[in-house]
Molecule: transfer RNA
Organism: Oscillospiraceae bacterium
RNA sequence: GCCGCUGUGGUGGAAUAGGCAGACACAAGGGACUUAAAAUCCCUCGCUCGAAAGAGUGUACCGGUUCAAGUCCGGUCAGCGGCA
Numbered sequence: 001g002c003c004g005c006u007g008u009g010g011u012g013g014a015a016u017a018g019g020c021a022g023a024c025a026c027a028a029g030g031g032a033c034u035u036a037a038a039a040u041c042c043c044u045c046g047c048u049c050g051a052a053a054g055a056g057u058g059u060a061c062c063g064g065u066u067c068a069a070g071u072c073c074g075g076u077c078a079g080c081g082g083c084a
Base pairs, nucleotide, nucleotide: 001083002082003081004080005079006078007077010026011025012024019067028044029043030042031041032040046057047056048055049054060076061075062074063073064072
């Protein structure tokens, strides 16, 4: 230099002939139970704003197509593998 694969919350990892983003698990926080703990059960858990209700934003990054993009197209970056 060329080719291929991969990139999604704190972590692993789903969602693929385009249709509610984050299922499920782990970790974390709160509560119940307990004399106290462990175990078990319930709730919460991306980010920003907000007292709350709620609003905005978010799938490595920048664009494009589309009513609609994690998914399709182009470019860039990073990691891994192959070829030279």